[in-house]
A computed fold for a 110-nucleotide RNA from Sediminitomix flava, annotated as SAM riboswitch aptamer (S box leader). The sequence is in RNAcentral, with records from Rfam. The coordinates come from a structure-prediction model, not an experiment, and the mean pLDDT is 80. Taxonomically the source falls in Sediminitomix (Bacteria, Pseudomonadati, Bacteroidota, Cytophagia).

RNA sequence: CACUUAUCCUGAAAGGUGGAGAGACCGGGCUCAAUGAUGCCUUGGCAACCAAGAAGCUUUACAUGCUUGGUGCCAAUUCCCGGCUCAGAGGUGUCUGAGGAAGAUAGGUG
Repeated sequence: CACUUAUCCUGAAAGGUGGAGAGACCGGGCUCAAUGAUGCCUUGGCAACCAAGAAGCUUUACAUGCUUGGUGCCAAUUCCCGGCUCAGAGGUGUCUGAGGAAGAUAGGUG
């Protein structure tokens, strides 16, 4: 990087650095930001995808929680709606529903 599987309305902030835009892309909205955002680093925390370990229970098995490690995450539902398809309504303004696409993270394969 490509393919594939699962999840994405829960949860979790302080310090330092730095100095302008940021919230993946496109359109629209909304929000964050010189009372210093986004980013990066440290510490702390959340979570439980993967691995290992020990324990409890037990005839066994299943299941459960714990610890450690590999990641991940810590404004707003993936910030919200739309992007493509189908169905219905409506009648040229669109609306509703279902799915998909895209994206993020983890596991697996190449």